[in-house]
RNA sequence: CUUAUCCAGAGUGGCUGAGGGAACAGGCCCGUCGACGCCACAGCAACCAGGCUCCCUCACGCACGAGGCCCAGGUGCUACUUCCUGCCCGAUAAACCGGGAGAGAUAAG
Repeated sequence: CUUAUCCAGAGUGGCUGAGGGAACAGGCCCGUCGACGCCACAGCAACCAGGCUCCCUCACGCACGAGGCCCAGGUGCUACUUCCUGCCCGAUAAACCGGGAGAGAUAAG
C1' cells in the first nucleotide's frame, strides 16, 4: 500500500503502584475493594496454515472447484459496539436513529 473483518465470544493467579479506555477535543466509564502494564496458566475465536476416508450445500457430463465440516500449528483477542461522538448524507428546529467517509485495530498478501 491492497483486500477482508470489526454490535458475537472468552479471566483467574502473581508482580507492580496511578493512572487507564490508540492520538486531540467533548462525553461516558474503569481505577488504591489495586485499574493500566508485565509474567504464568486458562479460555475465546477461526484470518492464515494443515486435514477432508466418510457426511452436507452450491456448481458440474465427470474430474477439478467453492462453501460447510475437522483441527488448533502461525497470529490475534479475553470491561464498555473500535466505549460513544467529531466530517458528509437521509434531514427537517432539536433530540434520537440509520447509512457513508475518515482515523484506528487484526489477518493475509
Record summary
Model confidence (mean pLDDT): 82 of 100. Predicted 3D model of a 109-nucleotide RNA (SAM riboswitch aptamer (S box leader)) from a soil metagenome. The RNAcentral record of the sequence draws on MGnify. Its Rfam family is "SAM riboswitch aptamer (S box leader)". Rfam links the family to the GO term regulation of gene expression.